[in-house]
RNA sequence: CACGACAAAGCCAAACCUGUUGUAAGGCAGCGACGGAAAGCUACGGAUCAUUCCCCACCUACUCCUCAGACAGCCGAGCUGCCGAAG
Numbered sequence: 001c002a003c004g005a006c007a008a009a010g011c012c013a014a015a016c017c018u019g020u021u022g023u024a025a026g027g028c029a030g031c032g033a034c035g036g037a038a039a040g041c042u043a044c045g046g047a048u049c050a051u052u053c054c055c056c057a058c059c060u061a062c063u064c065c066u067c068a069g070a071c072a073g074c075c076g077a078g079c080u081g082c083c084g085a086a087g
Stems, first nucleotide, its partner, number of pairs: 003084002011036002017030005034073001040079003044076003048070002
């Protein structure tokens, strides 16, 4: 550099349930382990999800777009990082 062992030491914690917060997606805390070698960090690109109120358009509804959001445990990108056999 690359790789990830039926290795060692540690780490994170899906779903369900409970509480709380938000219109919602979702966030936080507890419980709990499906999994993870970046399941650490950054919404930069794509995907996905949600969208009360207000404004505009429309006969009305749906849909779409914009504004403003969520998601890092969807795929990429960037930054950083524990351990150590075989190669």
The RNA shown here (c-di-GMP-I-GGC riboswitch aptamer) has 87 nucleotides and comes from Desulfuromonas sp. Rfam family: c-di-GMP-I-GGC riboswitch aptamer. The family has 40 seed sequences and 1,298 matches in Rfam 15.1. Its mean pLDDT, the model's own confidence on a scale to 100, is 78. The model forms 90% of the base pairs in the Rfam consensus.